Predicted 3D model of a 71-nucleotide RNA (transfer RNA) from a Microcaldota archaeon. The RNAcentral record of the sequence draws on ENA. Rfam family: tRNA. Its mean pLDDT, the model's own confidence on a scale to 100, is 82. The source organism's lineage runs through Archaea, Nanobdellati and Microcaldota.

[in-house]
């Protein structure tokens, strides 16, 4: 120095180019003798820049940072 892969809410994960989804958490309620159960609402994310395209979390091309391998 090369090479593969990986990077999505706080956390942990899916997501063949077309609203970004679960589940635990957070914040409200409801039920209950009481609630740590259960049940509704809600909250809140696509590492970073460019570029293809009508349209990018997805494809390509730089970079960062992680794991791994080669030297």
């Nucleotide at each position: 120095g090369c090479c593969a892969c990986g990077a999505u809410g706080g956390u942990g994960u899916a997501g063949c180019g077309g609203c970004a989804g679960c589940a635990c958490g957070g914040g409200g309620g409801c039920c209950u003798g009481u609630g740590g159960a259960g049940c509704c609402c809600u909250u809140a994310g696509c590492c970073c820049g460019a570029g293809u395209u009508c349209g990018a979390a997805u494809c390509u091309c730089g970079g960062u940072c992680g794991u791994g391998g080669c030297c």